[in-house]
RNA sequence: AUGCAGUCGAACGGCAGCAUAAGAGAGCUUGCUCUCUUGAUGGCGAGUGGCGGACGGGUGAGUAACGCGUAGGAAUCUGCCUUGGAGUGGGGGACAACAUGGGGAAACUCAUGCUAAUACCGCAUACGCCCUACGGGGGAAAGCGGGGGAUCUUCGGACCUCGCGCUCUAAGAUGAGAACCUGCGUCCGAUUAGCUUGUUGGUGAGGUAAAGGCUCACCAAGGCGAUGAUCGGUAGCUGUUCUGAGAGGAAGACCAGCCACACUGGGACUGAGACACGGCCCAGACUCCUACGGGAGGCAGCAGUGGGGGAUAUUGGACAAUGGGGGAAACCCUGAUCCAGCAAUGCCGCGUGUGUGAAGAAGGCCUGCGGGUUGUAAAGCACUUUCAGUGGGGAGGAGAAGUUAGAUGUUAAUACCAUCUGACUGAGACGUUACCCACAGAAGAAGCACCGGCUAACUCUGUGCCAGCAGCCGCGGUAAUACAGAGGGUGCGAGCGUUAAUCGGAAUUACUGGGCGUAAAGGGUGCGUAGGUUGUUAAUCUUGUGGGCUGUGAAAUACCUGGGCUUAACCUAGGAAUGCCAUUCAAAACUGCUUAUCUAGAGUGCAGUAGAGGAUAGUGGAAUUUCCGGUGUAGCGGGGAAAUGCGUAGAGAUCGGAAGGAACAUCAGUGGCGAAGGCGGCUAUCUGGACUGAUACUGACACUGAGGCACGAAAGCGUGGGGAGCGAACAGGAUUAGAUACCCUGGUAGUCCACGCUGUAAACGCUGAGAACUAGCCGUUGGGGGGCUUGUCCCUUUAGUGGCGCAGCUAACGCGAUAAGUUCUCCGCCUGGGGAGUACGGCCGCAAGGCUAAAACUCAAAUGAAUUGACGGGAGCCCGCACAAGCGGUGGAGCAUGUGGUUUAAUUCGAUGCAACGCGAAGAACCUUACCUACACUUGACAUCCCUGGAAUUUAGUAGAGAUACUUUAGUGCCUUCGGGAGCCAGGUGACAGGUGCUGCAUGGCUGUCGUCAGCUCGUGUCGUGAGAUGUUGGGUUAAGUCCCGUAACGAGCGCAACCCUUAUCUUUAGUUGCCAGCGCGUAAUGGCGGGGACUCUAGAGAGACUGCCGGUGACAAACCGGAGGAAGGUGGGGACGACGUCAAGUCAUCAUGGCCCUUACGACCUGGGCUACACACGUGCUACAAUGGGCAGUACAGAGGGAAGCGAAGUCGCGAGGCAGAGCGGACCCCAGAAAGCUGUUCGUAGUCCGGAUUGGAGUCUGCAACUCGACUCCAUGAAGUCGGAAUCGCUAGUAAUCGCGGAUCAGAAUGCCGCGGUGAAUACGUUCCCGGGCCUUGUACACACCGCCCGUCACACCAUGGGAGUGGAUUAUACCCGAAGUAGGUUGCUUAACCUUA
Repeated sequence: AUGCAGUCGAACGGCAGCAUAAGAGAGCUUGCUCUCUUGAUGGCGAGUGGCGGACGGGUGAGUAACGCGUAGGAAUCUGCCUUGGAGUGGGGGACAACAUGGGGAAACUCAUGCUAAUACCGCAUACGCCCUACGGGGGAAAGCGGGGGAUCUUCGGACCUCGCGCUCUAAGAUGAGAACCUGCGUCCGAUUAGCUUGUUGGUGAGGUAAAGGCUCACCAAGGCGAUGAUCGGUAGCUGUUCUGAGAGGAAGACCAGCCACACUGGGACUGAGACACGGCCCAGACUCCUACGGGAGGCAGCAGUGGGGGAUAUUGGACAAUGGGGGAAACCCUGAUCCAGCAAUGCCGCGUGUGUGAAGAAGGCCUGCGGGUUGUAAAGCACUUUCAGUGGGGAGGAGAAGUUAGAUGUUAAUACCAUCUGACUGAGACGUUACCCACAGAAGAAGCACCGGCUAACUCUGUGCCAGCAGCCGCGGUAAUACAGAGGGUGCGAGCGUUAAUCGGAAUUACUGGGCGUAAAGGGUGCGUAGGUUGUUAAUCUUGUGGGCUGUGAAAUACCUGGGCUUAACCUAGGAAUGCCAUUCAAAACUGCUUAUCUAGAGUGCAGUAGAGGAUAGUGGAAUUUCCGGUGUAGCGGGGAAAUGCGUAGAGAUCGGAAGGAACAUCAGUGGCGAAGGCGGCUAUCUGGACUGAUACUGACACUGAGGCACGAAAGCGUGGGGAGCGAACAGGAUUAGAUACCCUGGUAGUCCACGCUGUAAACGCUGAGAACUAGCCGUUGGGGGGCUUGUCCCUUUAGUGGCGCAGCUAACGCGAUAAGUUCUCCGCCUGGGGAGUACGGCCGCAAGGCUAAAACUCAAAUGAAUUGACGGGAGCCCGCACAAGCGGUGGAGCAUGUGGUUUAAUUCGAUGCAACGCGAAGAACCUUACCUACACUUGACAUCCCUGGAAUUUAGUAGAGAUACUUUAGUGCCUUCGGGAGCCAGGUGACAGGUGCUGCAUGGCUGUCGUCAGCUCGUGUCGUGAGAUGUUGGGUUAAGUCCCGUAACGAGCGCAACCCUUAUCUUUAGUUGCCAGCGCGUAAUGGCGGGGACUCUAGAGAGACUGCCGGUGACAAACCGGAGGAAGGUGGGGACGACGUCAAGUCAUCAUGGCCCUUACGACCUGGGCUACACACGUGCUACAAUGGGCAGUACAGAGGGAAGCGAAGUCGCGAGGCAGAGCGGACCCCAGAAAGCUGUUCGUAGUCCGGAUUGGAGUCUGCAACUCGACUCCAUGAAGUCGGAAUCGCUAGUAAUCGCGGAUCAGAAUGCCGCGGUGAAUACGUUCCCGGGCCUUGUACACACCGCCCGUCACACCAUGGGAGUGGAUUAUACCCGAAGUAGGUUGCUUAACCUUA
């Protein structure tokens, strides 16, 4: 878009259409069709008329209001209905329809003519009606239908009767409404504080159904408002619904009551009722029709369509039931309603099977490979058939109405009509209804979310801060229960999960039921208005208060008890309950009003006291500065050090004088006063308050205090003075990377005074005011009383002001009669951090600015108190070659070696501040070797198992760089129970081998470091809400948490020390290869020999040192200082030994090992190369630069080691490295092996040298398959840098540093490195201020990855949110004015007019 809403013919004229009947005509198929007539009948379109369209249905735009809720009130109306009274008489004139004609596209309309009524208008009559001046006056109607005996008739009827209707009137209120008024309740905003002129009231009038400024005239100037007026925003209200223990909070779907609205705005008409959803008029917007002239429309009725949206249904059936309208009724209408359809949207119920079933099947997943789990789950076996399916049966929702029979009433009447009773007929949309029966077969029927914690439920794989998850915390960077998948599990289940919303938890707006010292929060202080609160006693009243009765609190809902659907949801009956309600009654304790009373609160009078309380005027001395004068001379001043500055024109210093301003030393005190801010020389005047004492008076006069008023540090502002010192700004000098600062030299406002403003501070006790109560102790200020021993005394009381502290409170810290304790009254303030005490608005201010005071946005915290650590350019104590005092170095040179970097085919890898860098590496030419190149292998170089064959092994040759390949020679072994076995080699198959590949941030083990620092902990007890503390702190002492004392602690453990090794002395035992005093032999000489066991020494066992002794100090302790004795003295020296832990320290390349990765290669073999490169930088060393030295010659003295593929003597050769040779020795025997510095002598003479030795050339030696890349050494020659090293930095405290040589491991060879050994052998330490590291105690902390921490601001870039901006468009409200539709009322004019009136 489209469809879907009146009725009455028993009000009327009628008859367009349908049907019937009668009559007439025509056609013929002779019983049909057509036409006409008759409104005659059933009925009926349009019209007149009546009633209803004001109900029912929809929606929530507006409305903050008497709109709603609740309880009341008085001045009203009410069609239809009920009851009562009276009446219903007699006339008249029109207008539709219709007809004719006209206009118009249409909608519609005009003219003329005819006509009816329950339409319209008079007349009569009229009460109990209305008006009244109480005399009177006014005002109505309509008929229709059924039946009928007599009478009459124009045959229509009259008449009688019944029913319906009509008119007037009263009542009902019976019921349902309509309108008005009032009390109380009913959202947010004060950054809306003043609003109002018909406004508030009165008198009178008008108007209305009715009260009323509702309207008008006049009069008065009122009315509302901090208990929130006005204004702005938002919103329909209620019964109720959701939530909550409740109090509350949120909502107002469905159902029910009220209100408002009907396209937007305005308006009236009709009517009982409307200012009317499906009526009218006007204006506007929009849509449609149009012949362009003009018209039509209003789904917020039911369906339905489009749009919008995250999202919401059928253009269904029926009036069968319930109800409504009309009608006398039948009946008609009814998208009200009853049903059906769609949607798991919600609530309720049911099903998807039940029992049995271990071989614990298969498959899946996991695995420690044994198994576990899915899991009685499945299969199998035995049953059942709800629901769905098919077929059949089958309630209730239905009582009426109608017909007929009877009775009663009415009536003249056995008609009619009404009521009651009986019989008959008879209407179901839903509906294939509910329900019941039969049939078949486990058959057709399970999903969703979750499994890190909150929160029930766990593993594997994949991924690798990716992909992703996430309500909060947070997961994910290679072993993810957090992502994704899988297996398993958990929770719900025809649902499950998400999103949005509300309440709860949240005592997190606290009425019930919170707070304000430090977490957010006490106003800067007082005075005081309104308000709130208020002492004693008595009386009256009864506002509050508690109680009773009555009324009401609609129904539904919710609750309780029953009933009905198989149960339930659902429906239904009864009950109880529901209030700031209203009426009334009694009570009088408390509260309140009123009237009295009292003195305990408060105040007044009297006498005293203390005081930097305030204001004004005067006055004093010290000091600073300036000026004048004297003396006097070169500096002064300033600072960490300086400079700017002042000064020879005479400063500073010093003396005298003068001027001027400001502030008041000592007294001076957690002393005093004041409301707070604040107040300090002295004197005077004026003045406020406090305290004490005794007493008289007033008689609750009190407390607090929103607004308000006043005071209010410093700085600042205005006007005028003043200005010594100080001193923002400013200037200069320093400091510094810079220094718009700190420091210095100057210096203007200001600081001071007068008057005015500002009104804020860490205006703090971070603690509002008042009142009462609640252990003590010690000070101090001002009063009073008492006591004696009369004092510098004691006791007591009161007002202040302090320190501790009980109970109690507190999160703790702390508070504690001056409360932050226990209570009462009043005020102010808070509600996560930031934004922000900011913006806008308002008020105040001269300005600066103040007061009031948000939001957007953003974060998951911000904060308090306390604890343990760590840290501090905090404090105290102490230690260390930490500094200092010394000695010698490094950093400069050359070389060696390691590292970085660079280079390279490769320069393998690791170690990176101390704590990597002569480190792994105690030794890279090949090997090592892990790297690179080239060539070759694939069960492999190595291990185990299986099969087959063969001894193993080996000679030679060829090719090749070699690995290797081919050919070839020798060889047949050992054991045996004679089967075979062991070992070895070759070939083959597959399990497997192999990896110096990755991860030291997956690990074990080992190691470094703090640090050989003195610490780190535990049990029990105690304290604390707790983290934690105590012990372990304190006083001493020590190398030491070593020891002593003290002590709510008492003990214990790991560390310290000791026990172990070595060294220093002695004793004893034992003397070979060691020793040799005495005795003897022997030699040129030597323990060479006999002997010895004394000594040295060797290596076993012992001794010794313990603050044991003495003196002093100290607490009479621990201990320290000094001494004696002693080889050694206070751990004698040295070593081994390393607490709890820290550094994700180092190492996967010693080894072991999880995971990952490679498997003809990331494995294994081999050749050559590389690890040895070289513009450079660093670390660690060696050698030097020389005379305390170099060269040459002579000469003396060690210790500790090593030695058989070894050390290797004598002898001999070589200048030498070394060669030949081979004695001795597996070592107190032999060898390496000459120790060197030293000492003696000599030379050099300060120079790039007789220093220094790099580099290079030549010639050699040795090791080794092999010295080219790339060994060491020797000889000859060459002879570089270097003349003691910048900034910086290292080691060392005694047999140490320094210096001198010797040995060993590794090793074929190859140390300036490393590990050891002895020789010579110092200097210095006042001391702990500083640097570094460490220990204990304490303090601060915004740090806890712990100061290498945390963190602030600008800038750059990106993004988010919000602004400014020339302006521009729109909306709303207010005020003023203009134009102004429809409409209502009035006035006037014109026109028109049947019934009525008047006149004719």